[in-house]
RNA sequence: GCGCAAAACUCUGGAGAGACCGGUUGAAUCCGGCGCCGAAGGGGCACGAAGCGCAAGCUUCCAAACUCUCAGGCAAAAGGACAGAGGGGCGC
Numbered sequence: 001g002c003g004c005a006a007a008a009c010u011c012u013g014g015a016g017a018g019a020c021c022g023g024u025u026g027a028a029u030c031c032g033g034c035g036c037c038g039a040a041g042g043g044g045c046a047c048g049a050a051g052c053g054c055a056a057g058c059u060u061c062c063a064a065a066c067u068c069u070c071a072g073g074c075a076a077a078a079g080g081a082c083a084g085a086g087g088g089g090c091g092c
Base pairs, nucleotide, nucleotide: 001092002091003090004089009086010085011084012083013082018034020033021032022031023030035074036073037072041070042068043067044066048061049060050059051058052057
């Protein structure tokens, strides 16, 4: 220098949804009530693959930004999937 792969870490960008109601607390705290959001994490599913079965079909494995909303979240801050840059790894 080129190619491959892309963990930690650093910087930048980064959506949604009640600063809800009653009480309470130093408090973003705790208790109760009603309503919401999906982009930490977690669960589910297609195609496909494998096995079984004469067949219909059954079992197992398997994705997401889809889906569920367990967890989390619903002013700011923090967090934040993901993206860009750096960084580090392997081969020549």